c-di-GMP-I riboswitch aptamer from a Deltaproteobacteria bacterium, 75 nucleotides, folded computationally. It was read from a public genome assembly, where an Rfam model found it. Its mean pLDDT, the model's own confidence on a scale to 100, is 81. It matches the Rfam family "c-di-GMP-I riboswitch aptamer". Its family is annotated with cyclic-di-GMP binding in the Gene Ontology.

[in-house]
RNA sequence: UAUCAGAAAAGCCAAACUCGCCGUGAGGCGGGGACGGAAAGCCACGGGUCUUUAUGAGAUAGCCGGGUUGCCUGG
Numbered sequence: 001u002a003u004c005a006g007a008a009a010a011g012c013c014a015a016a017c018u019c020g021c022c023g024u025g026a027g028g029c030g031g032g033g034a035c036g037g038a039a040a041g042c043c044a045c046g047g048g049u050c051u052u053u054a055u056g057a058g059a060u061a062g063c064c065g066g067g068u069u070g071c072c073u074g075g
Base pairs, nucleotide, nucleotide: 003075004074005073006072012037013036017032018031019030020029021028022027035062041068042067043066045065046064047063048060049059050058051057052056
């Protein structure tokens, strides 16, 4: 360096619920919290789901696939 396998133990992230703020909304951000996670890092490209007086515009990367970068242990 490439590849295969594994783990939630060190370190990392943080569902539900809850408080504050933002948004018409789906939801987002921050605090508490911990169900889980080996990409639960990042990207709306394909599919799915959801929102919105709507044929357009959005949300979801913790729904699946794809792209891209990367940590630990062992072979």